[in-house]
């Protein structure tokens, strides 16, 4: 210094459930707990997946201007380090 490796340390984040808040919904958010996580950190570009309020509609449906990064992909940026 690097990395095909994660064995300790210090730290860090936090699915689910419970309450409360917030939204049309999907979700979010803020407490306590903890299923896991080296990017579970950033951030909707590309797939994919929710939702479907408004707007369409043959009244079956359809649509993101709304969400999801803890679904893959690509992108910034990054703690210790046994080997």
């Nucleotide at each position: 210094c690097a990395g095909c490796a994660g064995a300790a340390a210090c730290g860090g984040c936090a699915a689910g459930a419970u309450a409360c808040u917030u939204g049309a919904a999907a979700g979010a958010g803020u407490a306590u707990u903890a299923c896991g996580c080296a990017a579970a950190a950033c951030a909707a570009c590309c797939g994919g997946u929710c939702u479907a309020a408004g707007g369409g509609g043959u009244c079956a449906c359809c649509u993101a201007u709304g969400g999801c990064a803890g679904c893959g992909g690509a992108g910034u940026u990054u703690c210790c380090a046994a080997c």
Notes: This is a predicted structure of an 83-nucleotide RNA (c-di-GMP-I riboswitch aptamer) from Cognaticolwellia mytili. The organism belongs to Cognaticolwellia, within Bacteria. Rfam family: c-di-GMP-I riboswitch aptamer. Rfam 15.1 lists 5,092 matches to the family in 1,772 species. Rfam describes the family as follows. GEMM was predicted in a large-scale screen for bacterial structured RNA regulatory elements. The model forms 95% of the base pairs in the Rfam consensus.